[in-house]
The RNA shown here (transfer RNA) has 86 nucleotides and comes from an Alphaproteobacteria bacterium. The prediction has a mean pLDDT of 81. The sequence was found in a public genome assembly. Its Rfam family is "tRNA". About the family: Transfer RNA (tRNA) molecules are approximately 80 nucleotides in length. The family's RNA type in Rfam is transfer RNA.
C1' cells in the first nucleotide's frame, strides 16, 4: 500500500432484514445461617420517572427500506496475510 477478517452491556455470546441482548457467568439485594459457604428468589445496556412508561442505544458517519445489529458506501480501531524495505 493491496487483500481479508471481526468490532453487541462488566464477560462469553443469541437474534442474520420484523420485540437486541436469549443463554451463561460476573456483580448487586434479599431469604436461609450463630456466621460464612453452598442453595434459593429478584434485579441486571443508558438516561428520564415515585411508579406506571417515555426516549436513546449493537465501533463512528451517511445511504437502501415501512421496518437495519444484519444490506450499501466512506471512516476508525484490532487481527490475519501479500508486497516493498536502497
Nucleotide at each position: 500500500g493491496c487483500c481479508c477478517g471481526c468490532u453487541u452491556g462488566g464477560u462469553g455470546g443469541a437474534a442474520u432484514g420484523g420485540u437486541a441482548g436469549a443463554c451463561a457467568c460476573a456483580a448487586c439485594a434479599g431469604a436461609c445461617u450463630u456466621a460464612a459457604a453452598a442453595u434459593c428468589u429478584g434485579u441486571c445496556g443508558a438516561u428520564c420517572g415515585a411508579a406506571a412508561g417515555g426516549u436513546c442505544g449493537u465501533g463512528c458517519c451517511a445511504g437502501u427500506u415501512c421496518g437495519a445489529g444484519u444490506c450499501u458506501g466512506g471512516c476508525a480501531g484490532c487481527g490475519g496475510g501479500c508486497a516493498c524495505c536502497a